[in-house]
Context: one part of a larger RNA
RNA sequence: UGACGGGGACCCGCACAAGCGGUGGAGCAUGUGGUUUAAUUCGAAGCAACGCGAAGAACCUUACCAGAUCUUGAGAUCCGGAUGAAUACAGGGUAAUGCCUGUAGCUCUUCGGAGCAUCCGAGACAGGUGGUGCAUGGUUGUCGUCAGCUCGUGUCGUGAGAUGUUGGGUUAAGUCCCGCAACGAGCGCAACCCUUGUCCAUAGUAGCCAGCAGUAAGAUGGGAACUCUAUGGAGACUGCCAGGGAUAACCUGGAGGAAGGUGGGGAUGACGUCAAAUCAUCAUGCCCCUUAUGAUCUGGGCCACACACGUGCUACAAUGUCGUAACAAAGGGAAGCGACGGAGCGAUCCUGAGCAAAUCUCAAAAAUAACGACCCAGUUCGGACUGUAGGCUGCAACCCGCCUGCACGAAGCUGGAAUCGCUAGUAAUCGCAGAUCAGCAUGCUGCGGUGAAUACGUUCCCGGGUCUUGUACA
Numbered sequence: 001u002g003a004c005g006g007g008g009a010c011c012c013g014c015a016c017a018a019g020c021g022g023u024g025g026a027g028c029a030u031g032u033g034g035u036u037u038a039a040u041u042c043g044a045a046g047c048a049a050c051g052c053g054a055a056g057a058a059c060c061u062u063a064c065c066a067g068a069u070c071u072u073g074a075g076a077u078c079c080g081g082a083u084g085a086a087u088a089c090a091g092g093g094u095a096a097u098g099c100c101u102g103u104a105g106c107u108c109u110u111c112g113g114a115g116c117a118u119c120c121g122a123g124a125c126a127g128g129u130g131g132u133g134c135a136u137g138g139u140u141g142u143c144g145u146c147a148g149c150u151c152g153u154g155u156c157g158u159g160a161g162a163u164g165u166u167g168g169g170u171u172a173a174g175u176c177c178c179g180c181a182a183c184g185a186g187c188g189c190a191a192c193c194c195u196u197g198u199c200c201a202u203a204g205u206a207g208c209c210a211g212c213a214g215u216a217a218g219a220u221g222g223g224a225a226c227u228c229u230a231u232g233g234a235g236a237c238u239g240c241c242a243g244g245g246a247u248a249a250c251c252u253g254g255a256g257g258a259a260g261g262u263g264g265g266g267a268u269g270a271c272g273u274c275a276a277a278u279c280a281u282c283a284u285g286c287c288c289c290u291u292a293u294g295a296u297c298u299g300g301g302c303c304a305c306a307c308a309c310g311u312g313c314u315a316c317a318a319u320g321u322c323g324u325a326a327c328a329a330a331g332g333g334a335a336g337c338g339a340c341g342g343a344g345c346g347a348u349c350c351u352g353a354g355c356a357a358a359u360c361u362c363a364a365a366a367a368u369a370a371c372g373a374c375c376c377a378g379u380u381c382g383g384a385c386u387g388u389a390g391g392c393u394g395c396a397a398c399c400c401g402c403c404u405g406c407a408c409g410a411a412g413c414u415g416g417a418a419u420c421g422c423u424a425g426u427a428a429u430c431g432c433a434g435a436u437c438a439g440c441a442u443g444c445u446g447c448g449g450u451g452a453a454u455a456c457g458u459u460c461c462c463g464g465g466u467c468u469u470g471u472a473c474a
Base pairs, nucleotide, nucleotide: 001474002473003471004470005469007468008467009466010465011464012463013462015458016457019422020421021420022419023418026314027313028312029311030310031309032308033307034305035304042053043052064300065299066298067297068296069295070294073125077124078123079121080120081119082118083117084116087104088103089102090101091100092099106115107114108113127289128288130287131286132285136283137282138278139277140276141274143272148187149186150185151184152183153182154163155162156161167178168177169176193266194265195264196263198234199233200232201231202230203229204228208223209222212221213220237260240254241253242252243251244250316415320374321373322372323371324370325368331362332361333360336355337354341350342349343348381412386407387406388405389404390403391402392401428450429449430448431447432446433445434444
């Protein structure tokens, strides 16, 4: 000087407390451990691994395994020679790539050849998701959006160092005020950025419809008021008032206001720590493989299953289930979205209008409202598992996809010890969209609808900040 303490003081955080809803029990989905396997590819490992890399494993992906093949190679550059093919289509053969057959099949030229392409040969090489994340860059997580971390000069000290940054008050904050051997400064805080909430101006189609005409219908004429859309501007600054305070910073309350004391949310993450993660995004030092640790193909595996854990979904029902009618936002669409109409119980199919979109479409929002049935039962709860008949994508759905109809109708009566999230448009609950994607969403990323309860307080648990104290630790 740090760090540590089952030392102290002060302070903060869904940290506890107060509440609401969950997990832990069931079935299923998914990730992991373990076991199994020819292989079940690899990585991630307390918080900070475990619906994580993976925003899509039937083939591909794919890195793994078995088998069948290639060796200057699947893909590069250089040299020499040969050819006009390469390649495309069709057929044969094969598990399949390879392979064989048939047809078509370059340009310029001074006629030497040149360009381009392919093949052959030779090595130099190529290649490696092989090792080391404790050799590295880059990127990321965590403490933590915590309020801290430092520098210049000066001063103090033999020195490591200290001061500033400590103290009093205050703040969300090292935020500001006052004081002070310090005076300033930098990175952080805040602000500038985005979004949401009010108003004004501009503009008015494909959006809107008050007034006018008009209709079944903002259909149509028309209008520019309103909503909305998207540009610019205004607005909030403790600006005003009162009280407190040291005539300070600031605090408490009030007015006005759509909004009041950082209005809500986002983006933004200091110095560092964990030799944290990643050599499998990429790049890269060194080491290693080179008829194989490289490359191609077919099939299998990544999906196994005595078991254990994490994260989820659906429930166990009457504030419910089933059956008939309203109200969103944000997005996507041409190898696409696909209306209307028709067929089918349905998944879907036939047709194909319109739309590169404020026009057309995906598109039905669901919870909710009203009415009716059920009447407390393992049930009209719950839907697992299984049988069967179909649909769709796709060469292909056995291993191993999603969906539909019929039948079947398991566990489950609210869950032990323990444990998680959340302070307001939040929790809870309800649906919608998107990325990936041929197909496959209970995951992820977004969107809106309905909409609570509680907070005495800081004693205790966890984490953190400042000061102080002890130390045999560094």

Small-subunit ribosomal RNA, 3' major domain from Butyrivibrio sp. X503, 474 nucleotides, folded computationally. Taxonomically the source falls in Butyrivibrio (Bacteria, Bacillati, Clostridia, Lachnospirales). The coordinates come from a structure-prediction model, not an experiment, and the mean pLDDT is 84.